[in-house]
């Protein structure tokens, strides 16, 4: 440098054009002498950043920038 995969909630994954989830955590509640464990319930998102297309984008597309991988280079 060049190729791929990959970036989403506090983690860990979903959602392959048409309302952004799920599960674990955190809070709050019930049980329970108390904790723990079980149960029920809220809260949390500029979907990596700027663009572009589209009536509509996480989703397609470009450019960057992060993380992985894998070539090429190495007098």
């Nucleotide at each position: 440098u060049c190729c791929c995969c990959u970036g989403u909630a506090g983690c860990u994954c979903a959602a392959u054009g048409g309302u952004a989830g799920a599960g674990c955590g955190u809070c709050c509640g019930a049980c329970u002498g108390u904790u723990a464990a079980u149960c029920g319930g809220c809260a949390g998102g500029u979907u990596g950043u700027a663009g572009g297309u589209u009536c509509g984008a996480a989703u397609c597309c470009u450019a960057c920038c992060g993380g992985g991988g894998g070539a090429g280079c190495c007098a």

This is a predicted structure of a 75-nucleotide RNA (transfer RNA) from Candidatus Curtissbacteria bacterium RIFCSPLOWO2_12_FULL_41_16. Rfam family: tRNA. Rfam describes the family as follows. Transfer RNA (tRNA) molecules are approximately 80 nucleotides in length. The family's RNA type in Rfam is transfer RNA. The source organism's lineage runs through Bacteria, Bacteria candidate phyla and Candidatus Curtissiibacteriota.